[in-house]
Context: one part of a larger RNA
Molecule: large-subunit ribosomal RNA, domain IV
Organism: bioreactor sludge metagenome
RNA sequence: CUAGUGGAUAAGGAACUUGGCAAAAAAGCGGACGUAACUUCGGGAUAAGUCCUGCCUUGAGAAAUCAAGGUCGCAGCGAAAGUAAUGGGGGGGACUGUUUAUCAAAAACACAGCUCACUGCGAACACGAAAGUGGAAGUAUAGUGGGUGAUGCCUGUCCAGUACCAGAAUGUUAAGCCAGGAGGUGCAAGCUUCCGGGUGAAGCACUGGUAAACGACGGCCGUAACUAUGACGGUCCUAAGGUAGCGAAAUUCCUUGUCGGGUAAGUUCCGACCCGCAUGAAUGGCAUAACCAUCUCCAUACUGUCUUAUUCCUAGACCCG
Numbered sequence: 001c002u003a004g005u006g007g008a009u010a011a012g013g014a015a016c017u018u019g020g021c022a023a024a025a026a027a028g029c030g031g032a033c034g035u036a037a038c039u040u041c042g043g044g045a046u047a048a049g050u051c052c053u054g055c056c057u058u059g060a061g062a063a064a065u066c067a068a069g070g071u072c073g074c075a076g077c078g079a080a081a082g083u084a085a086u087g088g089g090g091g092g093g094a095c096u097g098u099u100u101a102u103c104a105a106a107a108a109c110a111c112a113g114c115u116c117a118c119u120g121c122g123a124a125c126a127c128g129a130a131a132g133u134g135g136a137a138g139u140a141u142a143g144u145g146g147g148u149g150a151u152g153c154c155u156g157u158c159c160a161g162u163a164c165c166a167g168a169a170u171g172u173u174a175a176g177c178c179a180g181g182a183g184g185u186g187c188a189a190g191c192u193u194c195c196g197g198g199u200g201a202a203g204c205a206c207u208g209g210u211a212a213a214c215g216a217c218g219g220c221c222g223u224a225a226c227u228a229u230g231a232c233g234g235u236c237c238u239a240a241g242g243u244a245g246c247g248a249a250a251u252u253c254c255u256u257g258u259c260g261g262g263u264a265a266g267u268u269c270c271g272a273c274c275c276g277c278a279u280g281a282a283u284g285g286c287a288u289a290a291c292c293a294u295c296u297c298c299a300u301a302c303u304g305u306c307u308u309a310u311u312c313c314u315a316g317a318c319c320c321g
Stems, first nucleotide, its partner, number of pairs: 001316004006312004011307002015305001020302001028053001030052004038043001040150001054071007072076001085300007092292002097109002113148007125134003151287004156217003161214002163210005170205003176199003180195006218236005245279001246276001257273005
């Protein structure tokens, strides 16, 4: 110097660092007491936190055990193995579960619940040139496909575009069919080429409907007795001009926005504001107890992470033999 599922350290105690990573600390589901906010009243909860614990004698009891007295130690589950650190704020996802075998375990997938569409049974749908099979020895409280994702409160406007559904009319329209006309060839029967006309399905056009279908959800100008702002008015355009809620957000460029809180000092965090570059309602919106090897902020405890290094053990390297 290197390595180790190694050990110790004055004073300080996260000053380290992207980040308490790693380490340390805590530690019994033994007994007693005690236990908050919030809550879907089940939980939260072993919350948190405090005290006791050995041995001897006596008493009670069937015993477990309890009570009284005494006694030793720094220490009594005399802890060897084994075994949670704790509390608070916020984001996300309700939850248990699943996943990139071999760099990702998550906020991704799934989920119960909600909803839409299709399907009347030889079902729809799927596999299969087919026979047939699954669906199902089921029958709309069933089955299949799409979306959303517990629960609570809700889910606004737009059918112009695209898509889908409905529509015995009308228009357009291929082959075919119908009758007619013209040409070529032939003695003729015929064969054949062409012309316009009539008839002629789906589709398209057309008329309606449907957004928990794909999707979309505006400008400009003026206006109140300080100023500012604009409830109000005008005008243009549109299918309709974003409702409730939330909002510098997993979304905010400008931006470390502004104000407040926490710190001596805070680009993070929390609470507000709202000029939302470019939020917004099942591509779900907002809230939410419980849960989480999730992300983020704070605190207590604790420590060689650090101030700032030192030392011991083990095995190497290295030196001498």